Predicted 3D model of a 120-nucleotide RNA (SAM riboswitch aptamer (S box leader)) from Snuella sedimenti. Its Rfam family is "SAM riboswitch aptamer (S box leader)". About the family: The SAM riboswitch is found upstream of a number of genes which code for proteins involved in methionine or cysteine biosynthesis in Gram-positive bacteria. The sequence was found by an Rfam model in a public genome assembly. Lineage of the source: Bacteria > Bacteroidota > Flavobacteriales > Flavobacteriaceae > Snuella.
[in-house]
RNA sequence: GUGUUAUCAAGAAAGGCAGAGGGAAUAGACCCAGUGAAGCCUUGGCAACCCUUUAUCUUGUAAAGAAGGUGCUACGUUCUACUAACAGUCAGCGAUAAACGAUUGUUGGAAAGAUAACGG
Numbered sequence: 001g002u003g004u005u006a007u008c009a010a011g012a013a014a015g016g017c018a019g020a021g022g023g024a025a026u027a028g029a030c031c032c033a034g035u036g037a038a039g040c041c042u043u044g045g046c047a048a049c050c051c052u053u054u055a056u057c058u059u060g061u062a063a064a065g066a067a068g069g070u071g072c073u074a075c076g077u078u079c080u081a082c083u084a085a086c087a088g089u090c091a092g093c094g095a096u097a098a099a100c101g102a103u104u105g106u107u108g109g110a111a112a113g114a115u116a117a118c119g120g
Stems, first nucleotide, its partner, number of pairs: 002119007013043005021032003026081004044073003049069002051065006077112001082109009
């Protein structure tokens, strides 16, 4: 770097160095930041993917644990973009209605991303 599977609405601090950006990419929005961003170091903490134990024996699941390997420690993966359904609003047309167009919201599904494990 690539493939598969699972999860992603919760959770979790302080100090030192450093000195202007950051929130994945592109575009928009919104937020954080000299009352110190990114990055690095130390010590904590959170979680439970690998792991350990127990139960069950459906081979998968559930519960407990936190020594070790990872990870994480502002805002739902910060929100939106693609697509489907439902509900509403607006414009035009129109006798009325439907179809069509735009837009808002809600609920799903994708795509992309992050993390873990496994395989090539």